Description
This is a predicted structure of a 1455-nucleotide RNA (small-subunit ribosomal RNA) from an uncultured prokaryote. Its Rfam family is "Bacterial small subunit ribosomal RNA". The sequence is in RNAcentral, with records from ENA.
RNA sequence: AGAGUUUGAUCCUGGCUCAGAUUGAACGCUGGCGGCAUGGCUAAAACAUGCAAGUCGAACGAUCCCUUCGGGGAGAGUGGCGAAAGGGCGAGGAAUCCGAUCGAAUGUACCCCGAGGUGGGGGAUAGCCUGGAGAAAUUCAGGUUCAGGGUAAUACCCCAUAAUCUCUACGGAGCAAAGGCUUGCCGCCUUGGGAGCAGCGAUCGACCUAUCAGGUAGUUGGUGAGGUAACGGCUCACCAAGCCGAAGACGGGUAGCGGGUGUGAGAGCAUGACCCGCCGCAUCGGGACUGAGACACUGCCCGGACUCCUACGGGAGGCUGCAGUAACGAAUCUUCCGCAAUGGGCGAAAGCCUGACGGAGCAAUGCCGCGUGUAGGAUGAAGCAUCUUCGAUGUGUAAACCACUGUCAGGGUCUAGCAACCAUGAGCAGACCCAAAGGGAAGGACCGGCUAACUCCGUGCCAGCAGCCGCGGAAAUACGGAGGGUCCGAGCGUUAAUCGGAAUUACUGGGCGGAAAGCGUGCGUAGGCGGAUCGGAAAGCGUCUUGUGAAAUCCCCCGGCUCAACCGGGGAACAGCAGGGCGAACUACCGGUCUUGAGGAAGGUAGAGGCCGGCGGAACGAUCGGUGGAGCGGUGAAAUGCGUAGAGAUCGAUGGGAACGCCAAUGGCGAAGGCAGCUGACUGGGCCUGUUCUGACGCUGAGGCAGGAAAGCGUGGGGAGCAAACAGGAUUAGAUACCCUGGUAGUCCACGCCCUAAACGAUGCGCACUAGACCGGGGAGGCUUUCACGCCCUCCCGGUCGAAGGAAAACCGUUAAGUGCACCGCCUGGGGAGUACGGUCGCAAGGCUAAAACUCAAAGGAAUUGACGGGGGCUCACACAAGCGGUGGAGCAUGUUGCUUAAUUCGAGGCAACGCGAAGAACCUUACCAGGGUUUGACAUGUAUGGAUUAGCUCUUGGAAACUUGAGUAAGACGCCCUUGGGUGGAACAUGCACAGGUGCUGCAUGGCUGUCGUCAGCUCGUGCUGUGAAGUGUCGGGGUAAGUCCCUUAACGAGCGCAACCCCUAUCGUUAGUUGCUAACAGGUUAUGCUGAGUACUCUAGCGAGACUGCCGGUGUCAAACCGGAGGAAGGUGGGGAUGACGUCAAGUCCUCAUGGCCCUUAUGUCCUGGGAUGCAAACGUGCUACAAUGGCGUGUACAGAGCGAUGCAAUACCGCGAGGUGGAGCAAAUCGCUUAAAGCCGGCCCCAGUUCGGAUUGCAGGCUGCAACUCGCCUGAAUGAAGUUGGAAUCGCUAGUAAUCGGCGAUCAGCUACGCUCCGGUGAAUACGUUCAUGAGCCUUGUACACACCGCCCGUCACGUCAUGGAAGCUGUUAGUGCCCGAAGUCGCCACGAUACUGUGGUGCCUACGGCAAGAUCGGUGACUGGGACUAAGUCGUAACAAGGUAACCGUA
Repeated sequence: AGAGUUUGAUCCUGGCUCAGAUUGAACGCUGGCGGCAUGGCUAAAACAUGCAAGUCGAACGAUCCCUUCGGGGAGAGUGGCGAAAGGGCGAGGAAUCCGAUCGAAUGUACCCCGAGGUGGGGGAUAGCCUGGAGAAAUUCAGGUUCAGGGUAAUACCCCAUAAUCUCUACGGAGCAAAGGCUUGCCGCCUUGGGAGCAGCGAUCGACCUAUCAGGUAGUUGGUGAGGUAACGGCUCACCAAGCCGAAGACGGGUAGCGGGUGUGAGAGCAUGACCCGCCGCAUCGGGACUGAGACACUGCCCGGACUCCUACGGGAGGCUGCAGUAACGAAUCUUCCGCAAUGGGCGAAAGCCUGACGGAGCAAUGCCGCGUGUAGGAUGAAGCAUCUUCGAUGUGUAAACCACUGUCAGGGUCUAGCAACCAUGAGCAGACCCAAAGGGAAGGACCGGCUAACUCCGUGCCAGCAGCCGCGGAAAUACGGAGGGUCCGAGCGUUAAUCGGAAUUACUGGGCGGAAAGCGUGCGUAGGCGGAUCGGAAAGCGUCUUGUGAAAUCCCCCGGCUCAACCGGGGAACAGCAGGGCGAACUACCGGUCUUGAGGAAGGUAGAGGCCGGCGGAACGAUCGGUGGAGCGGUGAAAUGCGUAGAGAUCGAUGGGAACGCCAAUGGCGAAGGCAGCUGACUGGGCCUGUUCUGACGCUGAGGCAGGAAAGCGUGGGGAGCAAACAGGAUUAGAUACCCUGGUAGUCCACGCCCUAAACGAUGCGCACUAGACCGGGGAGGCUUUCACGCCCUCCCGGUCGAAGGAAAACCGUUAAGUGCACCGCCUGGGGAGUACGGUCGCAAGGCUAAAACUCAAAGGAAUUGACGGGGGCUCACACAAGCGGUGGAGCAUGUUGCUUAAUUCGAGGCAACGCGAAGAACCUUACCAGGGUUUGACAUGUAUGGAUUAGCUCUUGGAAACUUGAGUAAGACGCCCUUGGGUGGAACAUGCACAGGUGCUGCAUGGCUGUCGUCAGCUCGUGCUGUGAAGUGUCGGGGUAAGUCCCUUAACGAGCGCAACCCCUAUCGUUAGUUGCUAACAGGUUAUGCUGAGUACUCUAGCGAGACUGCCGGUGUCAAACCGGAGGAAGGUGGGGAUGACGUCAAGUCCUCAUGGCCCUUAUGUCCUGGGAUGCAAACGUGCUACAAUGGCGUGUACAGAGCGAUGCAAUACCGCGAGGUGGAGCAAAUCGCUUAAAGCCGGCCCCAGUUCGGAUUGCAGGCUGCAACUCGCCUGAAUGAAGUUGGAAUCGCUAGUAAUCGGCGAUCAGCUACGCUCCGGUGAAUACGUUCAUGAGCCUUGUACACACCGCCCGUCACGUCAUGGAAGCUGUUAGUGCCCGAAGUCGCCACGAUACUGUGGUGCCUACGGCAAGAUCGGUGACUGGGACUAAGUCGUAACAAGGUAACCGUA
């Protein structure tokens, strides 16, 4: 100090989240020792038991005990002091509190200092004795009537003395005492002072709420009285009507306050455990008594609730003291020891009491310290894990092993210290010794990013994780386990909470055109701020000083516990408040002066400024009349509507209401809303000019007041046109809309309301400063001798562009969104919501003010690149159009879907699946099904053992076959050593182990290959430049091209992949070479043929070359690129065709070509076999073939190709068969032989428009061929049969020239064939293209966008299901604080009566009043049938509102 998260990416705004520190904590896992701290935060709910306040015999009298008779001790009761402290808690309380500072009208026991005094007398009473009530216990009573007796005092009373004491009319009056013992001490009384303590007052400071705006009758003040220690409405009587409040009264909520504590750089924010100070409280409420002090925690009285005892009559109690119980709760300790220390009470003292306190115990609750060993030690052990080239790597010097040490815990002995002081230690603490190295001592969290730390396995959107982003759907570093690692360490994590980061409430230190945010506009009150100059005083301000700011804490220094935590001493600080002295620049104040701010007077001037009245023309509809005669009107097209009862059209007349064309503008005026025919009256404001007057009179403006479009409301008018609602007609799937025909409120006027708008410049108002240029409106001046015109200057207003600067950018830029000052308003994530409730205004509609629960991790601004648009521009393409021929209808073939099935194997699915994988399914293929076999396997390799077996061939058992049984046969192979033998090796075989095998899954794990956009012209890079950046530029623009092809311009200059070219075929020529090709000349021969000799001319073959390059000419064009035309040429502008496919897109296709990760099967998902299936058929689709006929069919004759293929092959002549074919085999590894007759065509003939001499399906018969085998399920032939079909709906396909159309031929695969498919080859050989409006696709530029999975996008609302929170609601039920009335305990005070008189009393009553009751409200909750909307929720319904011109531009207000 920052980081993650909105986007495809970027910058900004903005929220959410994390890393830090902290805690009276709790929870999870774990846990060795010690020191110092801390420990019921919840129920101020209830409490069993014990203890927590007594002491004094030197105040007193009984009583008892001991006695050395001197005395000593215990001790109820009387009396004194204390019990108002100490200890606990935080309910209440927002001011009678607290804190800081200051103050005056007070009290004070014990303590200190000073002065004085302490004489005399008296009567009671408790205890006690006797007795009673109460059955007992507990408890209690007896004083005017009890039953009597009796005692003391430092208890009580009287007298005396009294003052510097009290009162006072200043004459005077009044008031006291106590003694005790150990004989010098402690007491007692009066009084003055002090210290400390307490009561009271003032100022300032201290939470949220205005959805609390008015509050107050003892209220505010006065006079008098009472009361108090004391001032005071503290209380009362009377008088007055005040007092408080927007600087927040009154009310509501919450809360003990401070020193401090946590955090923070600070300012702040949060907090108030422990320790210290203050306050408040003591079961709840009230009350007084005693006392120096209380309205009293462990006192009294009364009332309430609760608990306990009871013999039912009546009593007792108060842990928010220390322990402890139960309850509550996430959660908080021992019913311990001791008065040894410190302190308190009493006492002369000894001493007693002290749950204050000192200690110990429990709890890792926190802080601090220590330890769990140290050093050596490689075979880098084992185990575990990972990778796997099967051996490595990690754990890891870690362990083992060897040496050393002994903290702490354990055992023993002892005593410096806590004890200053005779004594005293509850507990601590310290020193020394002993043993023993693994024994007694290590875990927790994390490892996707933030954030340090990675692999394997398991799981498979499951289980789970998660602080945020987000992980998990078969390769998860994110889940779970393991290994390894990281960070801390007796702890580690989690949760909760505070501050920080957050400049995210911004004082320090933010913003408001558009991200949230300027009130729609003005006038103006309070308030804030305010021109120049002089003088004064000194409030602010500055400086010096004094007091205070408790201690502790924080900080610094020093010191004590071995260190530290902790503790002690000293200092500083406590930023503050108050008193005093000095100063006078600035602000404020008082007084004086000034004119520049502001305003007034005078003279001009422009204007749709406002209000009232009058007048005008055009248009419009209406009415009346004339003419006229069938339609009018309306739309995309129509219809509703009007019209022969005369419309529309046209002419004239009359009356009506509303709005004012041209001028007219980027123009003017107004504060805004807004304002427009002409004219009259009244009236507001602005601007200009030069002189003059006042003399700061100013700016802003919370509340307030005024005005405020449209819609809307009320009353009364008015009503032509337009037009919500409504009606009808269309459109549509629907159409409560858009379009059309009508039409009422309303629109208009007057008066009164409403008060909102995207009321916008989305920009508050004022002043000042900071370059200019140009245009428009209003005024003044100057120059040109004058004027028009023009130019210059100046003030005000309205605009455009731009410097600096600002801004996230777009943009703003003297009319600021720049730079400053003053004042006001407003904002603080999105949704919920401008909503609910409350208040207020309104006739209503509704306005203003304005939340929360809940929910999301975003919502948003600007700009960028794409993509898209029923946006635009430019341009292409058989894209349309123009043509030719098809498909869609028929029959058949083939593929697909569906259905069926034991199986109908699998894949391909818009274009870009569907005659596709498949260039050949009868078996095989074959992956599917049924059945039968087999298990190291049908196939590969290694290894171990065996042994010389084996493979082949013939026959044979069983069998459907696979396989199996048996027999025979020949060779007994092969290499090396080697003399024949033999040995050995390694094939082969058998057995076993490793392994093979899988067309099993995943094409969404992959490689490779392929399709498609698309042979479209695009896709990028380097450097530079621009921009905060994404990115842009280059690649844009102009011209031009088939082309990002080229030229020009140019912050770009170059380059790469594509284009083109290079390659192949083809078209022309040359040359070389002539066999198997060719044959002109010569020769021979044949019915005929290059058949033969011969030749190498020609054709041809196939090598090498040439040729075409816009090269030439003309024109156009920018002196360009290029285009148009022409010449020449076989070919002309890429000549034709092919191969060639940029960056990328589609998680496109393929794991079933192949390869391959992972997963799965292993006597089976492998493998072998037989048979079946893939050919199954109601139906649908795609692709084809053949046709429907005469441009044809049939039959006869006859002509002309190219390219291929051939040895398991092509096969001639010949013969047989109607034919398929058969017999047979010449020739040919092929420019030689064969397939091989090409067909359409041409010549002539028949058919005569018909279901035919068209068409050939279908079916039966007879044959042929291939093959082990044609039943399922082959092809071909012959004769026979002769179906549908007469040119095909909506729709749709191909093709621009040797193309379409048409005609046949070859080949691959292949035994044969389903081929009508596919591929190649040639023959014949067209038509049309005006053109780019439209449909489709594509390219470039531009525009809009809420899209980026990118329009097959996004997204809205109702309804339906579920969950959650919330509003309303008849009511029901509680809380809280008051008001009025009733009742009225105890008690103070007053009064009356009685009694007594030495004191205390008794009874009654008045005021006040707790509790209680009644009543009407207020307030805050809970609940509530039903109801309203809201939020959320992978795949519900209906539509399509918005985003593109979103298909009717969208949006705001209103009905």